This is a predicted structure of a 73-nucleotide RNA (transfer RNA) from a Gammaproteobacteria bacterium. Its Rfam family is "tRNA". The family's RNA type in Rfam is transfer RNA. It was read from a public genome assembly. The organism belongs to Gammaproteobacteria, within Bacteria.
RNA sequence: GGGCCGUUAGCUCAGUCGGUAGAGCAGUGGAUUUUUAAUCCAUUGGUCGGGCGUUCGAAUCGCCCACGGCCCA
Numbered sequence: 001g002g003g004c005c006g007u008u009a010g011c012u013c014a015g016u017c018g019g020u021a022g023a024g025c026a027g028u029g030g031a032u033u034u035u036u037a038a039u040c041c042a043u044u045g046g047u048c049g050g051g052c053g054u055u056c057g058a059a060u061c062g063c064c065c066a067c068g069g070c071c072c073a
Base pairs, nucleotide, nucleotide: 001072002071003070004069005068006067007066010025011024012023013022019056027043028042029041030040031039049065050064051063052062053061
């Protein structure tokens, strides 16, 4: 220098053919328990890495950039 993959909640990750973004764990409150843990119920939390574009509408499509990984040179 070239190619491919990844970037979504505090963490690990889903998200189909473009139609108002989810799970588990963690956090908070409660039930249970002598207390803790475990279990159960409820609940908070997101400019979907950044910018621009396409579109009535973008996490999703296009271009550029940043960061990480792998391969080639």